A computed fold for a 696-nucleotide part of an RNA from a Patescibacteria group bacterium, annotated as large-subunit ribosomal RNA, domain II. Taxonomically the source falls in Bacteria candidate phyla (Bacteria). Its mean pLDDT, the model's own confidence on a scale to 100, is 81. RNAcentral holds the full RNA, with entries from ENA. Rfam family: Bacterial large subunit ribosomal RNA.
Context: one part of a larger RNA
RNA sequence: GCCAACGAGUUAAUAUAUAUGGCCUGGCUAAGACCGAAAAGGUCGGAGCCCUAGGGAAACCGAGUAUUAAUAGUGCGAAUUUGUCUUAUAUAUUAGACCCGAAGCCAAUGCGAGCUUACCAUGACCAGGGUGAAGUCUGUCGAAAGGCAGAUGGAGGCCCGAACCCGUAGGUCGUUCAACUCCUUGGGAUGAGUUGUGGUAAGAAGUGAAAAGCUAAUCGAGCUUGGUAAUAGCUGGUUCUCUCCGAAAUAGCUUUUGGGUUAGCGUCAUGUGUUCCCUCUAGGGGUAGAGCACUGGAAGGACUCGACAGGGAGAAAUCUCGCGAGUCCUAUCAAACUCCGAAUACUAGAGGUCAAGAACAUGGCAGUUAGUCUGUGGGGGCUAAGCUCCACUAGACAAAAGGGAAACAGCCCUGAUCUCAAUUUAAGGUCCCUAAAUCUAUGUUAAGUACACUUAAGGUGGUGGAGUUUCAAAGACAAUGAGGAGGUUUGCUUAGAAGCAGCAAUCCUUGAAAGAUAGCGUAACAGCUCACUCAUCGAGAGACUUUGCGCCACAAAUAAUCGGGGCUCAAGCAUAGUACCGAAACUUGGGGUUAAUCAAUUCUUCGGAAUUGUUUUAGCGGUAGGAGAGUGUUUGCAUCGCGAUGAAGGGAAAGGGGUGACCCAUCCUGGAGCAUUGCAAAGUAAGAAUGUUGGC
Numbered sequence: 001g002c003c004a005a006c007g008a009g010u011u012a013a014u015a016u017a018u019a020u021g022g023c024c025u026g027g028c029u030a031a032g033a034c035c036g037a038a039a040a041g042g043u044c045g046g047a048g049c050c051c052u053a054g055g056g057a058a059a060c061c062g063a064g065u066a067u068u069a070a071u072a073g074u075g076c077g078a079a080u081u082u083g084u085c086u087u088a089u090a091u092a093u094u095a096g097a098c099c100c101g102a103a104g105c106c107a108a109u110g111c112g113a114g115c116u117u118a119c120c121a122u123g124a125c126c127a128g129g130g131u132g133a134a135g136u137c138u139g140u141c142g143a144a145a146g147g148c149a150g151a152u153g154g155a156g157g158c159c160c161g162a163a164c165c166c167g168u169a170g171g172u173c174g175u176u177c178a179a180c181u182c183c184u185u186g187g188g189a190u191g192a193g194u195u196g197u198g199g200u201a202a203g204a205a206g207u208g209a210a211a212a213g214c215u216a217a218u219c220g221a222g223c224u225u226g227g228u229a230a231u232a233g234c235u236g237g238u239u240c241u242c243u244c245c246g247a248a249a250u251a252g253c254u255u256u257u258g259g260g261u262u263a264g265c266g267u268c269a270u271g272u273g274u275u276c277c278c279u280c281u282a283g284g285g286g287u288a289g290a291g292c293a294c295u296g297g298a299a300g301g302a303c304u305c306g307a308c309a310g311g312g313a314g315a316a317a318u319c320u321c322g323c324g325a326g327u328c329c330u331a332u333c334a335a336a337c338u339c340c341g342a343a344u345a346c347u348a349g350a351g352g353u354c355a356a357g358a359a360c361a362u363g364g365c366a367g368u369u370a371g372u373c374u375g376u377g378g379g380g381g382c383u384a385a386g387c388u389c390c391a392c393u394a395g396a397c398a399a400a401a402g403g404g405a406a407a408c409a410g411c412c413c414u415g416a417u418c419u420c421a422a423u424u425u426a427a428g429g430u431c432c433c434u435a436a437a438u439c440u441a442u443g444u445u446a447a448g449u450a451c452a453c454u455u456a457a458g459g460u461g462g463u464g465g466a467g468u469u470u471c472a473a474a475g476a477c478a479a480u481g482a483g484g485a486g487g488u489u490u491g492c493u494u495a496g497a498a499g500c501a502g503c504a505a506u507c508c509u510u511g512a513a514a515g516a517u518a519g520c521g522u523a524a525c526a527g528c529u530c531a532c533u534c535a536u537c538g539a540g541a542g543a544c545u546u547u548g549c550g551c552c553a554c555a556a557a558u559a560a561u562c563g564g565g566g567c568u569c570a571a572g573c574a575u576a577g578u579a580c581c582g583a584a585a586c587u588u589g590g591g592g593u594u595a596a597u598c599a600a601u602u603c604u605u606c607g608g609a610a611u612u613g614u615u616u617u618a619g620c621g622g623u624a625g626g627a628g629a630g631u632g633u634u635u636g637c638a639u640c641g642c643g644a645u646g647a648a649g650g651g652a653a654a655g656g657g658g659u660g661a662c663c664c665a666u667c668c669u670g671g672a673g674c675a676u677u678g679c680a681a682a683g684u685a686a687g688a689a690u691g692u693u694g695g696c
Base pairs, nucleotide, nucleotide: 001696002695003694004693005692006691011095012094013093014092015091016090017089018088019087021085022084023083026050027049028048032044033043034042035041054061055060064076065075066074067073098237099236101234105227106226107225108224110223111222117201118200119199120198121197122196123195124194125193126191128160129159130158131156135152136151137150138149139148140147141146164188165187166186169184170183171182203219205215206214207213240630241629242628243627244626245625250263251262252261253260254259264368265367266365267364268363269362270361271360272359274356275358277352278351279350280349281348282347283346289340290338291337295334296333297332299330300329301328302327303326304325305324306323310321311320312319313318371397372396373395374394375392376391377390378389379388380387402413403412404411417591418590419589421588422587424585428581429580430579431565432564433563437578439577440576441575442574443573444572451566458552459551460550462549463548464547465546466545467544468543469542470541471540479536480535481534482533483532485509486508487507490504491503492502515530518529519528520527592620593619594618595617596616598613599612600611601610602609603608631685633682634681635680636679637678638677641674642673649669650668651667652666655664656663657662
């Protein structure tokens, strides 16, 4: 891991609600007793309980009572309504209370020191080598105390190093040889040494050269058994089917925030009977917007005032730049500004619709109180976030499948009762992958721009459209040819200044035209162009505004993407149009079911109930959850049956019935019990619990 078996809302008491039944001349017995077989069952037993009256804290009063001085007012009642007992179901409370699961707490004259800690008693062990203390002897020196030398001697928590004890560093192992090992290296190795055997000390206690170490692989309180099914606001699991409805993730309180409780939202029952909803009318408002009349902010200008800081000029007076305040003009800003001011929303009334699994009230049973994204209005943040906090009783998901968006809970379309095909469409699409237009018309783009989303400021003589304006057969624009001169090198300045360093002036002549010169150039001249003019040529040319589609700006990791192929003879973009495709949507055929309605039949306690129907209509996605109807298992009672001519059980994809749980048949196996119908009672349904046991 798989298979099989086992495995979780039970029981008792009390209460409430609903249903069924009994009685209602109110209902019922409890303990106990008697009969009976120590059974089943029956008979007594009215003690007591509920009901028949309420109000008050109570005394107490009583259809009233309490408050109060009150006969007032007010609260709760009465004024006419109904009970009670059994059983079943649901829920609550108390109990282990749906099941499994802690770490823990306490108790016991409980068990442990064969591990380990310390101690006691008695034994054992420590190769070899080195160093050479005291003491002693001899010699020598000294007056002596004593010194020195040599020999001897053999001390030491001395040195090196095996056994032995330990465990420093690295490696190994790490489903191990081993629940701490192995290898190399290392520390101690006559000592506070190591070790055998026997003994003593223990659970809030021991022992401890002290690490909260150790006390049998267990220690910040051992193990065992008991209290014990400890408790668990926590995690996991909780077993058959179909039908109807169907939430919440919000608010208040909470040692409360992943838990509760009340309200909100769901469901079921009973009741009211349109109260719901829509339209119209009437209201109050101070939001969006707007505005500057107030409160404040803030820009430009004019004017006035100021014992007005500071800078500049001046000898000073003073002038000037500025500073502060005010008035006016122009143009503005505001969640905590308003002279104004909507749409919605809200409240009330009237009318309309005859409808909705509308509304409201009472009661039973809940679940929810971690929400998420999108759109809109906002706060926080950076007008960041798949961010965070509110609002809209907005939408979707949650609890919603189907089609589209390549893929894609929350986006777009649309809400799946079942079935068979078909039809019409939605969003979105129609070259191929891929169902349907290589559709029609007119433009546009040349960048593969684009064909999904998204990229700026700035630049662009890329190209299309619209418009304004100037020049032009009296010849424009461009190009080519020619001219572009003279007074004069204007005056000044200057070494020089001649159109062209600088200052001043900027005239006249000839002419078709030519500036006292627009640029380059020279030391200064020279030289080359320009403006301007003529000729050649022969039809449009220039400037500006606005707009469509492009281009640059534009750098990333596979060649790496428009979903792909690919596409400009668009399959790109824009405008207009016609076909077609396209979903579980709509429609057509058939079936089921729920609710209401209508009709008929049957029953009736006359309230109604049940059944049938091609009456009519509306429905039937669904988590938590509520309500209803069934299937199956075991046992009991009754009933009717089967079985050695083969029961139960087992096997066989395959026959038949039922919406389904499931039921019936057939063949084989098996070898002794089983089944129908009705009622009753439960050890009553497994795929999940790191479930338990067994097998593989």